The prediction has a mean pLDDT of 80. A computed fold for a 72-nucleotide RNA from Paracraurococcus ruber, annotated as transfer RNA. It matches the Rfam family "tRNA". Rfam links the family to the GO term triplet codon-amino acid adaptor activity. The organism belongs to Paracraurococcus, within Bacteria. RNAcentral holds the sequence, with entries from ENA.
[in-house]
RNA sequence: GGUGGGCUGGCGAAGUGGGAACGCUGCGGUCUGCAAAACCGCCAUGAGCGGGUUCGACUCCCGCGCCCACCU
Repeated sequence: GGUGGGCUGGCGAAGUGGGAACGCUGCGGUCUGCAAAACCGCCAUGAGCGGGUUCGACUCCCGCGCCCACCU
C1' cells in the first nucleotide's frame, strides 16, 4: 500500500429500513436486628465521527478515524 471484517449503555452482546433485546455492573426499593441472597423497578433524544439516499436510517451509500485478520 491492497482486500475482507468489526465499531451499539460503564462492560459484554443481539438486532439490520418504521418500537434499541438480553446478561453483568451500578442506582432506588421490598425483605432483614444488620447484611448477603432473592425479588421488583430504573439506566442509549445521541448506535465511532461527518455527509448522502429515503416520508422514515443503528440498518443502505460515500468519506474519515480506530481495531482485527489476510495479501504484498